[in-house]
Context: one part of a larger RNA
RNA sequence: UCCGGCGAGUUGCGGAUGCCGGCAAGGUUAAGCACUUAAGGUGUGGAGCCGAAGGGAAACCAAGUCUGAAGAGGGCGCAUAUAGUCAGUAUCCGCAGACCCGAAACCGGGUGAUCUACCCAUGUCCAGGUUGAAGUUGCCGUAAAAGGCAAUGGAGGACCGAACGCACAUCCGUUGAAAAGGGUGGCGAUGAGGUGUGGGUAGGGGAGAAAUUCCAAUCGAACCCGGAGAUAGCUGGUUCUCCUCGAAAUAGCUUUAGGGCUAGCCUCAUAUUAGUCUUGCGGAGGUAGAGCACUGAAUAUCCUAGGGGGCGUCAAAGCUUACCGAAGAUUAUCAAACUCCGAAUGCCGUAAAGAUGAUGUAUGGGAGUCAGACUGCACGAGAUAAGUUGGGUAGUCAAAAGGGAAAGAGCCCAGACCUACAGCUAAGGUCCCAAAGUACGUGUUAAGUGGAAAAGGAUGUGGGAUUUCGAAGACAACUAGGAUGUUGGCUCAGAAGCAGCCAUACAUUCAAAGAGUGCGUAAUAGCUCACUAGUCGAGAGGUCCUGCGCCGAAAAUGUCCGGGGCUGAAACACGACACCGAAGCUUAGGAAUCGAAAGAUUGGUAGAGGAGCAUUGAAUACGGAACGAAGCAGUACCGGAAGGAGCUGUGGACUGUAUUGAAGAGAGAAUGCCGGA
Numbered sequence: 001u002c003c004g005g006c007g008a009g010u011u012g013c014g015g016a017u018g019c020c021g022g023c024a025a026g027g028u029u030a031a032g033c034a035c036u037u038a039a040g041g042u043g044u045g046g047a048g049c050c051g052a053a054g055g056g057a058a059a060c061c062a063a064g065u066c067u068g069a070a071g072a073g074g075g076c077g078c079a080u081a082u083a084g085u086c087a088g089u090a091u092c093c094g095c096a097g098a099c100c101c102g103a104a105a106c107c108g109g110g111u112g113a114u115c116u117a118c119c120c121a122u123g124u125c126c127a128g129g130u131u132g133a134a135g136u137u138g139c140c141g142u143a144a145a146a147g148g149c150a151a152u153g154g155a156g157g158a159c160c161g162a163a164c165g166c167a168c169a170u171c172c173g174u175u176g177a178a179a180a181g182g183g184u185g186g187c188g189a190u191g192a193g194g195u196g197u198g199g200g201u202a203g204g205g206g207a208g209a210a211a212u213u214c215c216a217a218u219c220g221a222a223c224c225c226g227g228a229g230a231u232a233g234c235u236g237g238u239u240c241u242c243c244u245c246g247a248a249a250u251a252g253c254u255u256u257a258g259g260g261c262u263a264g265c266c267u268c269a270u271a272u273u274a275g276u277c278u279u280g281c282g283g284a285g286g287u288a289g290a291g292c293a294c295u296g297a298a299u300a301u302c303c304u305a306g307g308g309g310g311c312g313u314c315a316a317a318g319c320u321u322a323c324c325g326a327a328g329a330u331u332a333u334c335a336a337a338c339u340c341c342g343a344a345u346g347c348c349g350u351a352a353a354g355a356u357g358a359u360g361u362a363u364g365g366g367a368g369u370c371a372g373a374c375u376g377c378a379c380g381a382g383a384u385a386a387g388u389u390g391g392g393u394a395g396u397c398a399a400a401a402g403g404g405a406a407a408g409a410g411c412c413c414a415g416a417c418c419u420a421c422a423g424c425u426a427a428g429g430u431c432c433c434a435a436a437g438u439a440c441g442u443g444u445u446a447a448g449u450g451g452a453a454a455a456g457g458a459u460g461u462g463g464g465a466u467u468u469c470g471a472a473g474a475c476a477a478c479u480a481g482g483a484u485g486u487u488g489g490c491u492c493a494g495a496a497g498c499a500g501c502c503a504u505a506c507a508u509u510c511a512a513a514g515a516g517u518g519c520g521u522a523a524u525a526g527c528u529c530a531c532u533a534g535u536c537g538a539g540a541g542g543u544c545c546u547g548c549g550c551c552g553a554a555a556a557u558g559u560c561c562g563g564g565g566c567u568g569a570a571a572c573a574c575g576a577c578a579c580c581g582a583a584g585c586u587u588a589g590g591a592a593u594c595g596a597a598a599g600a601u602u603g604g605u606a607g608a609g610g611a612g613c614a615u616u617g618a619a620u621a622c623g624g625a626a627c628g629a630a631g632c633a634g635u636a637c638c639g640g641a642a643g644g645a646g647c648u649g650u651g652g653a654c655u656g657u658a659u660u661g662a663a664g665a666g667a668g669a670a671u672g673c674c675g676g677a
Stems, first nucleotide, its partner, number of pairs: 001677006011096009021086003026050003032044004054061002064076004099237002102234001106227006117201009126191001128160003131156001135152006164188003168185005203219001205215003212221001240612006250263005264369002266366007275356005280350004289341001290339002295335003300330003306324002308321004372397006379390003402413003417590004422586003428580003431564003437577001440575005450566001456551002460548010477535005483508003488502003514529001518527002591602004613666001615663002618660007631650005637644002
């Protein structure tokens, strides 16, 4: 991992509601007793319980009663003709282990110190080598000592190092040879040493040279049995079929937030008759927008109270001010917690009209739900970040399959009862992959833009508007001129159109020519421009709006069309016509439900309701079987499903059908249990 078997809403009592039955203003017995075929009962038993009357805390009164001083008022009742009760059954609730499995733990009583910790008693062990303390003796020394030297001596948690003990490093081992070992080194090795035997200390405890360390491979509290089916708002699992309807992920409260209770939303039954939408009509409102009349914010100017500076010899009066500035005026602004204003929607009502057609409401039984997700729109938080977070509103998913978006919960289209090798369409598409136009008309794009991106930039290119110049000749090009007062004045070493300052709306001659557009010189010179004439001969220049493109554009597996590939398109815009395209719609047949019919309906998680199949006993009736029961294997039959026959083989003794009734009543999952492979 697979196969087989086993494996989870049960039972008792009490209660609620529905159904079914008995009796009925009543219903019913319990224990006990008697009888009995010893087991299924029958009879007796009226104690008790429920109902028929309520009100009051109660005494108590009573169709009334309580409150109250009350003949008041008010509360709860009566009155309208009324229904209970006892069994059975289904569902649910409560008490019990209460659908099943699952803790870590807690408590009680015991068992453990043969492991290990410490202690007690009694034994035992430590090769060999080294060092050489005290003391002693002798000599020297001293007044005597002290002291010195030599010998002797044999101390030590002394030294080196086996046994023995330990476990510091590293390698191997890591489903090991081993649930702690092996190799090579290492440390202690006369000591706080090692070790044998016997004994002691016990779990709310012991022991501990102290590590939460040890107490039998178990230790922040041992092990065994019991309380015990502890408890588990948690995780997992919970077994046949079909049909009808079909949610929620919200509010309030909660030592509450992944749990609950009530409401909301679902379902079933009964009763009843309304409901919803649109239009019209009638309402409330302060959002969007707008505005500045209020509250605030904020800008400029003017005016001005006040303040600051200056002058006034001090002080004061006064004067003054390129300073600040309340209030006021003018201009232009801003606001979720501003409003002189103010929509569209939405909301409420409605006796009118239309649409829809059981969708509403009430009572009662049963639930589930309280983690929601994304998308569009208007918002808050955040960074006008997030596949972020919080509410509002609508949709989808959740609980929804089908077609499209290459692929895809939440986007677009569209809601799958079944069958069909029939038709029409939606979104989206029609060159090939790949069903359908290499279709049509008019334009655009040249960037493979299409097929990713901003500020910003650019004689890309199309369309539109406007303006200036132009046959009295524009624009471009070429030829020629571009002068004089004058080198303007100043400044300066110089300053002559061209360093700088002033003037430049000077003047003259002119077809025209700036007191000079740029280059240039030390300054001149020189080149050039504006401007003018000629040649030429028809458009030229500017601004604005707009369509499509260009640059801006660097990233990690492989290139931003799904790919191939596409340029008068297979790109983009507009227009019009065909076709393809889904489980949509239609057509044909069928099923179920509702309905008198016509006809309509039938996606579905949690969940509610309904109808069935199968298994094992039991009762009754009827059967089958050695001419072969059950079981097993095979099989092309029947049924809407669960399922059910027939036949053949095997097997070798039991078994079926109908009705009723009862359950140890259905397996794929529980890191399920047992067995096997």
Molecule: large-subunit ribosomal RNA, domain II
Organism: metagenome